[in-house]
RNA sequence: CUCGCCGUAGCUCAGCCGGAACAGAGCGCCGCCCUCCGAAGGCGGAGGCCGCACGUUCGAAUCGUGCCGGCGAGACCA
Numbered sequence: 001c002u003c004g005c006c007g008u009a010g011c012u013c014a015g016c017c018g019g020a021a022c023a024g025a026g027c028g029c030c031g032c033c034c035u036c037c038g039a040a041g042g043c044g045g046a047g048g049c050c051g052c053a054c055g056u057u058c059g060a061a062u063c064g065u066g067c068c069g070g071c072g073a074g075a076c077c078a
Stems, first nucleotide, its partner, number of pairs: 001074007010027004019058001029045005051067005
């Protein structure tokens, strides 16, 4: 320098052939029940405007472009 994959809740990920009103799951966190107290179990809750910007569109986490970051492969190495 070139190419590919990834970036969504504190963590690990799904959704990514565009569409109702809120973007989901597990773990974790908080509260309640249960218990003598805990663990396990049951119930409920908080937490993300989807890496950033621009574009396309009536409408974008989802499509396009450019950046940023991570991983991998290739090329070059006088």
A computed fold for a 78-nucleotide RNA from an Actinomycetota bacterium, annotated as transfer RNA. The prediction has a mean pLDDT of 81.